[in-house]
RNA sequence: AACGAUAAUGGCAAACCUGUCGAAAGGCGGGGACGCAAAACCAUGGGUCUAAAGCCACAAGGGUACGACUGCCAGGUUGCCGAAG
Numbered sequence: 001a002a003c004g005a006u007a008a009u010g011g012c013a014a015a016c017c018u019g020u021c022g023a024a025a026g027g028c029g030g031g032g033a034c035g036c037a038a039a040a041c042c043a044u045g046g047g048u049c050u051a052a053a054g055c056c057a058c059a060a061g062g063g064u065a066c067g068a069c070u071g072c073c074a075g076g077u078u079g080c081c082g083a084a085g
Stems, first nucleotide, its partner, number of pairs: 003082002011036002016031006034071001040077003044074003047069003054064003
C1' cells in the first nucleotide's frame, strides 16, 4: 500500500413479518440475517424499475422522468486491522 487472513476490534443488514410515507417503484422505523473488506458516502456514466401529475399521441391501448434503485455494474471521496504475497 492499489493487497485481503480459518486473525482481532467491531460494523452493515438480504428475503420475510410489521408500522408508516408514497399513485407506484421505493424510502423510513422495529423485528430478522442471506450475505458483505468498504453492503460507508455521492445519482457522475451505463443499466434496471415505476408512471400520480405534466407532456406526446389517442380506437383499444401506448410512450415519456423532473421519481426510484449505491446490496446491478463502473467511477469519485473517505475509513478499521496488519497475516501471506